[in-house]
This is a predicted structure of a 90-nucleotide RNA (Glycine riboswitch aptamer) from an Acidimicrobiaceae bacterium.
It was read from a public genome assembly, where an Rfam model found it.
NCBI's taxonomy places the organism under Bacteria, Bacillati, Actinomycetota, Acidimicrobiia, Acidimicrobiaceae.
This record gives sequence, structure tokens and C1' cells, in this order.
RNA sequence: ACUCCCUGCGCGGGAGAGUCCCCGCCGAGGUGGGGCGCCGAAGGGGCAACCUCCCCGGAAACUCUCAGGCCGAAGGACUGCGCAGGGAUC
Repeated sequence: ACUCCCUGCGCGGGAGAGUCCCCGCCGAGGUGGGGCGCCGAAGGGGCAACCUCCCCGGAAACUCUCAGGCCGAAGGACUGCGCAGGGAUC
């Protein structure tokens, strides 16, 4: 060299789990507090295959639920397409 990798941006896709109970406010739908039950795919923590012969270190979609979430909206790991930057190889 868009062949591969990484990062970022735009557009799109994107799951799970109570709109349960009590109290207050009130514009009757929302909101605040409390209780119990649950979810894992923001983030965070833990162990580990592995990287690697050893130490250190890194490391998951596993695991824990601190945080977050359980009508909707928002968010959302990951992902498709496009663009930009960097790196590797040729």
C1' cells in the first nucleotide's frame, strides 16, 4: 500500500431484572423517603486459563454486587458501516 492492529468520532443495532408494599407532598400522574425481592452489559473489585521457565506485572463476556439498574426516557458492554489519527508488515 487500507493487509492487519490500536485509539477516537458520527450514524445504526443492543439484553436482563418489581411501574411490589408502606408513608409524605401534590397539579393524580409524578416525586421524595423507607422496606423487602431481583438484574449485570456504564464504572469498580476479586480469582483465573493464558502471556511465561521463575519473580513482578497484565489479564475475561467468569465472579462480587460497592456503584448503577428493574414502566418509559436516558444510559448501556459489545457490535455493523463510514471517517480521522497512530503503529506494524510488505